[in-house]
RNA sequence: GGCUCUGUAGCUUAGAGGUAAAGCGCCUGUCUCAUGCGCAGGAGAUCGAGGGUUCGAUUCCCUCCAGAGCCA
Numbered sequence: 001g002g003c004u005c006u007g008u009a010g011c012u013u014a015g016a017g018g019u020a021a022a023g024c025g026c027c028u029g030u031c032u033c034a035u036g037c038g039c040a041g042g043a044g045a046u047c048g049a050g051g052g053u054u055c056g057a058u059u060c061c062c063u064c065c066a067g068a069g070c071c072a
Base pairs, nucleotide, nucleotide: 001071002070003069004068005067006066007065010024011023012022013021018055026042027041028040029039030038048064049063050062051061052060
């Protein structure tokens, strides 16, 4: 330098055109002498950045950024 893939909550992932789901973690309540477990509830992601297409974009297209792999 060329090609391919990945980027979504604190962490690990799902979602493939109709304004985002789960597990772990966190907070509150309950339970316990207390911690933990169990149970009930809650907060938390403008989806890597900027444009484009569309009535509507996490999703499709372009450019860039970061990371991984392959080739040279």
Transfer RNA from a Candidatus Pacearchaeota archaeon, 72 nucleotides, folded computationally. Lineage of the source: Archaea > Nanobdellati > Candidatus Pacearchaeota. RNAcentral records the identical sequence in 3 taxa. The RNAcentral record of the sequence draws on ENA.